[in-house]
This is a predicted structure of a 71-nucleotide RNA (transfer RNA) from a Minisyncoccia bacterium.
The coordinates come from a structure-prediction model, not an experiment, and the mean pLDDT is 85.
The sequence is in RNAcentral, with records from ENA.
RNA sequence: GGGUCUAUAGUUCAACGGUAGAACGCCGGUCUCCAAAACCGGUAAUCCCAGUUCGAGUCUGGGUGGACCCG
Numbered sequence: 001g002g003g004u005c006u007a008u009a010g011u012u013c014a015a016c017g018g019u020a021g022a023a024c025g026c027c028g029g030u031c032u033c034c035a036a037a038a039c040c041g042g043u044a045a046u047c048c049c050a051g052u053u054c055g056a057g058u059c060u061g062g063g064u065g066g067a068c069c070c071g
Stems, first nucleotide, its partner, number of pairs: 001070007010024004018054001025043006047063005
């Protein structure tokens, strides 16, 4: 220098172009003498800038970070 893959709750992962979900975590409650476990409820996210589209997490272009391959 060229190329491939990748970026979503605090974490690990989902999501035919049509309401962004789950598990764990965290907070509250029930239970308990207290705590744990269990059960119920709550919490919080699409890397950035453009484009296409009635509508973009998803498609396209550029950028940034990460992993890898070629030179």